Source information
A computed fold for an 83-nucleotide RNA from Paenibacillus validus NBRC 15382, annotated as c-di-GMP-I riboswitch aptamer.
RNA sequence: CCUAUGUAAAGGCAAACUUAUUGAAAGAUAAGGACGCAAAGCCACAGGUCUAAUGCGGAAGCUAUGACGGCUGGGCUGCCAUC
Numbered sequence: 001c002c003u004a005u006g007u008a009a010a011g012g013c014a015a016a017c018u019u020a021u022u023g024a025a026a027g028a029u030a031a032g033g034a035c036g037c038a039a040a041g042c043c044a045c046a047g048g049u050c051u052a053a054u055g056c057g058g059a060a061g062c063u064a065u066g067a068c069g070g071c072u073g074g075g076c077u078g079c080c081a082u083c
Stems, first nucleotide, its partner, number of pairs: 004082003012037002017032006035070001041076003045073003048068003055062002
């Protein structure tokens, strides 16, 4: 330095929920808060899921260009220790 592994140490992140803001919604941001996470760091390329503004429809409803990385795969990067 690389790969594999994750017992320890030092740390890190932050689910649900609450409040505020924002958005048509899904959701997102901030503060509080911890269910958990060895990449729960970053990236919407593929699949999947959610929403349905817009458009279509007599109606039921359909529809992503919107969202989810803590849904799966994939790409990039990283701390320490062990063999």
Lineage of the source: Bacteria > Bacilli > Caryophanales > Paenibacillus > Paenibacillus validus.